RNA sequence: CUGUGAAAAGGCCAAUCCCGCCCCAGGGCGGGGACGGAAAGCCGCGGAUUUCUUCAUGAGACAGCCGGGCUGCCGUA
Numbered sequence: 001c002u003g004u005g006a007a008a009a010g011g012c013c014a015a016u017c018c019c020g021c022c023c024c025a026g027g028g029c030g031g032g033g034a035c036g037g038a039a040a041g042c043c044g045c046g047g048a049u050u051u052c053u054u055c056a057u058g059a060g061a062c063a064g065c066c067g068g069g070c071u072g073c074c075g076u077a
Base pairs, nucleotide, nucleotide: 002077003076004075005074012037013036017032018031019030020029021028022027035064041070042069043068045067046066047065049061050060051059052058053056
């Protein structure tokens, strides 16, 4: 550097749901909690899904739907 794995070691994230707040909505934020994850780290670039509206050459959401890009701990070849 490349491939590969999550058995070990040290760790990380946090679904559904509940509580509080924000919001036209989707959803977001914080706390609890744990379904799961080897990139469930980051990017809205391409699809899918989805919300709103002035229905267009529009504006959002979603990275834990898929693809792709960038970066990364440990082990192993």
c-di-GMP-I riboswitch aptamer from a Desulfobulbaceae bacterium, 77 nucleotides, folded computationally. It was read from a public genome assembly, where an Rfam model found it.